[in-house]
Molecule: Glycine riboswitch aptamer
Organism: Asticcacaulis sp. AC402
RNA sequence: CGCUGGAAAGUAGCGCUGUAUAAGCGUUCGCCGAAGGAGCAAAUCUCUCAGGCCAUAAGGACAGCG
Numbered sequence: 001c002g003c004u005g006g007a008a009a010g011u012a013g014c015g016c017u018g019u020a021u022a023a024g025c026g027u028u029c030g031c032c033g034a035a036g037g038a039g040c041a042a043a044u045c046u047c048u049c050a051g052g053c054c055a056u057a058a059g060g061a062c063a064g065c066g
Stems, first nucleotide, its partner, number of pairs: 001066005010029001012028006030053003036049001037047003
């Protein structure tokens, strides 16, 4: 790198767009921890900047095989 498996946390409120019970945008509070980042000798421990939780999708530490 390729293939396979791969978790956690909002059915949230309000406003707007919209034919809409779809979807999207903005905003408020809350929440997750398994990309990365930071702290520590180190860590799947801690923090939560980023990221994610409003199906899905995407991403994905880690594990097996090549």